[in-house]
RNA sequence: GGGGGUGUAGCUCAGCUGGGAGAGCGGUAGCUUUGCAAGCUAUAGGUCGCAGGUUCGAUCCCUGUCAUCUCCA
Repeated sequence: GGGGGUGUAGCUCAGCUGGGAGAGCGGUAGCUUUGCAAGCUAUAGGUCGCAGGUUCGAUCCCUGUCAUCUCCA
RNA backbone atom coordinates (compact mmCIF):
# COMPACT_ATOMS: atom_id res chain seq x y z
C1' G A 1 0.00 0.00 0.00
C1' G A 2 -4.22 -3.56 -1.36
C1' G A 3 -8.48 -7.28 0.05
C1' G A 4 -11.92 -8.91 3.84
C1' G A 5 -14.49 -8.88 8.87
C1' U A 6 -16.25 -6.07 13.14
C1' G A 7 -18.23 -1.17 15.38
C1' U A 8 -25.94 -1.05 18.35
C1' A A 9 -27.38 0.49 26.39
C1' G A 10 -22.07 0.20 31.56
C1' C A 11 -20.64 -5.33 29.63
C1' U A 12 -21.80 -9.62 26.11
C1' C A 13 -24.68 -9.55 21.85
C1' A A 14 -29.49 -9.84 18.70
C1' G A 15 -31.97 -6.94 15.18
C1' C A 16 -30.48 -8.65 7.14
C1' U A 17 -35.36 -9.05 2.15
C1' G A 18 -35.71 -0.20 4.45
C1' G A 19 -41.04 1.52 8.52
C1' G A 20 -41.83 -0.96 16.44
C1' A A 21 -34.40 0.14 18.59
C1' G A 22 -34.32 -4.85 21.79
C1' A A 23 -32.57 -9.35 25.11
C1' G A 24 -29.38 -11.32 29.05
C1' C A 25 -26.20 -9.60 32.82
C1' G A 26 -25.25 -5.09 35.42
C1' G A 27 -27.39 0.00 37.73
C1' U A 28 -31.51 2.46 40.66
C1' A A 29 -36.13 2.14 43.66
C1' G A 30 -39.65 -0.90 46.18
C1' C A 31 -41.38 -5.81 48.36
C1' U A 32 -39.51 -9.99 51.02
C1' U A 33 -35.26 -10.91 55.48
C1' U A 34 -33.07 -9.41 62.19
C1' G A 35 -29.30 -8.51 58.28
C1' C A 36 -26.88 -10.25 53.64
C1' A A 37 -27.53 -13.18 49.44
C1' A A 38 -31.23 -15.22 46.32
C1' G A 39 -36.18 -14.21 44.44
C1' C A 40 -40.28 -10.87 42.67
C1' U A 41 -42.06 -6.00 40.72
C1' A A 42 -41.07 -1.35 38.60
C1' U A 43 -37.73 1.97 36.32
C1' A A 44 -33.53 4.78 34.10
C1' G A 45 -29.92 4.43 30.41
C1' G A 46 -28.75 4.63 23.02
C1' U A 47 -26.89 11.30 18.28
C1' C A 48 -27.00 2.52 16.10
C1' G A 49 -18.19 4.74 15.37
C1' C A 50 -18.15 9.71 12.52
C1' A A 51 -19.59 12.75 8.05
C1' G A 52 -22.28 13.05 3.63
C1' G A 53 -25.75 10.88 -0.17
C1' U A 54 -30.29 8.01 -1.99
C1' U A 55 -35.43 7.57 -0.17
C1' C A 56 -41.82 9.75 2.00
C1' G A 57 -38.83 6.92 5.53
C1' A A 58 -31.97 4.36 6.86
C1' U A 59 -28.92 0.21 12.32
C1' C A 60 -30.06 -1.77 7.26
C1' C A 61 -28.57 0.72 0.59
C1' C A 62 -24.27 4.00 -1.62
C1' U A 63 -19.60 7.12 -0.84
C1' G A 64 -15.80 8.91 2.24
C1' U A 65 -13.43 8.58 6.90
C1' C A 66 -11.83 6.70 12.04
C1' A A 67 -10.76 2.55 15.40
C1' U A 68 -9.80 -2.59 15.78
C1' C A 69 -8.97 -7.83 13.97
C1' U A 70 -7.22 -10.66 9.94
C1' C A 71 -5.03 -12.02 4.95
C1' C A 72 -1.65 -10.50 0.89
C1' A A 73 2.58 -7.55 -0.50
Background
Transfer RNA from Bacteriovorax stolpii, 73 nucleotides, folded computationally. Rfam family: tRNA. The organism belongs to Bacteriovorax, within Bacteria.